Source information
This is a predicted structure of a 348-nucleotide part of an RNA (small-subunit ribosomal RNA, central domain) from an uncultured prokaryote. Its Rfam family is "Bacterial small subunit ribosomal RNA". Its mean pLDDT, the model's own confidence on a scale to 100, is 82.
Context: one part of a larger RNA
RNA sequence: UUGGGUUUAAAGGGUGCGUAGGCGGCUUGAUAAGUCAGUAGUGAAAGACUGUGGCUCAACUCCGGAACUGCCAUUGAUACUGUAUAACUUGAAUCUAUUUGAAGUGGGCGGAAUACAUCAUGUAGCGGUGAAAUGCAUAGAUAUGAUGUAGAACACCGAUUGCGGAAGGCAGCUCACUAAACUAUUACUGACGCUCAUGGACGAAAGCGUGGGGAGCGAACAGGAUUAGAUACCCUGGUAGUCCACGCCGUAAAACGAUGAUUACUAUCUAUUAGCGAUACAAUGUUAGUGGCACAGCGAAAGCGUUAAGUAAUCCACCUGGGAAGUACGGUCGCAAGAUUGAAACUC
Numbered sequence: 001u002u003g004g005g006u007u008u009a010a011a012g013g014g015u016g017c018g019u020a021g022g023c024g025g026c027u028u029g030a031u032a033a034g035u036c037a038g039u040a041g042u043g044a045a046a047g048a049c050u051g052u053g054g055c056u057c058a059a060c061u062c063c064g065g066a067a068c069u070g071c072c073a074u075u076g077a078u079a080c081u082g083u084a085u086a087a088c089u090u091g092a093a094u095c096u097a098u099u100u101g102a103a104g105u106g107g108g109c110g111g112a113a114u115a116c117a118u119c120a121u122g123u124a125g126c127g128g129u130g131a132a133a134u135g136c137a138u139a140g141a142u143a144u145g146a147u148g149u150a151g152a153a154c155a156c157c158g159a160u161u162g163c164g165g166a167a168g169g170c171a172g173c174u175c176a177c178u179a180a181a182c183u184a185u186u187a188c189u190g191a192c193g194c195u196c197a198u199g200g201a202c203g204a205a206a207g208c209g210u211g212g213g214g215a216g217c218g219a220a221c222a223g224g225a226u227u228a229g230a231u232a233c234c235c236u237g238g239u240a241g242u243c244c245a246c247g248c249c250g251u252a253a254a255a256c257g258a259u260g261a262u263u264a265c266u267a268u269c270u271a272u273u274a275g276c277g278a279u280a281c282a283a284u285g286u287u288a289g290u291g292g293c294a295c296a297g298c299g300a301a302a303g304c305g306u307u308a309a310g311u312a313a314u315c316c317a318c319c320u321g322g323g324a325a326g327u328a329c330g331g332u333c334g335c336a337a338g339a340u341u342g343a344a345a346c347u348c
Base pairs, nucleotide, nucleotide: 004319005318006317007302008301012316014202015201017199021195022194023193025088027086030083031082033081034080035077036076037075038074039073041071042070049065050064051063053061054060091192092189094187096184097183099181100180103178104177105176106175107174108173109172110154114150115149116148117147118146119145120144121143125136126135162170163169207248208247209246210245211244212243216242217241221237222236223235224234260315261314262313263312264311265310269292270291271290272289273288274287275286276285297304298303321348322347323346330341331340332339333338
């Protein structure tokens, strides 16, 4: 660089919102900017191309032609694109009615378990392991019962399940507030749409700051084992942390479907969630999801296959041999940790 690619070979941004930009449904007439056609001017000469000629040939050279794909002006054409206008309803949004769910935020409440405290019963062990030991225990443990306190998590239901603007994620019950989606039939607006550089918003865990909280678990750390050693795996303890409020961090490691978003089209079969419709437990019934097979097609294959990795279109992001390297330097952000942007020499 491209008529190339991005599930697994390099490559889809963590996710959605959205500005500029790019692209954009159906119909009529208008315009003529893009577009197309004719004409005029210009597009220096030389060179290159071509037809002849001149040096004995050739190189070289003379003459003529075409070409110079461009620019400008002017006259036309009007299918497509654009522009302004008018109309349309299929895209999109809204109203109404029903339904759905672990969707979010803030309160209140609940039972089981665990730990601790007190009391009671009770006596010699308990605990732990492959086997042990450290540890706990006659100052009465373990076990059993009663009462109380505390923090964290919600057994069964529970699923190949469901939900959210999307991802991260979301699960005891209940109240308040808030958001969303599907479906159905009209109604209503009338292209209001799609995608989105920059931007701003959200974003697991760990980590950071301030103040709380601290049952269990548990980096670090201590001890006991194991072992040739054992800075481990196993055991006994155990600090930060895990929890709450507010504020940062802004990453993932596999933020994964390793698969960007939207739209249209392309065999069936089957399971299931929320509806509608029918009732003839009829139809390939119908819409939106979630799964399993599979035709065509695609693919290097594995496989994908109406939830496409098929056939096409629009827009964005990204890739271009391995290493050096996600490093250095500079910029931006951050309290810090670090994040983001991101090379080269050299080397194979």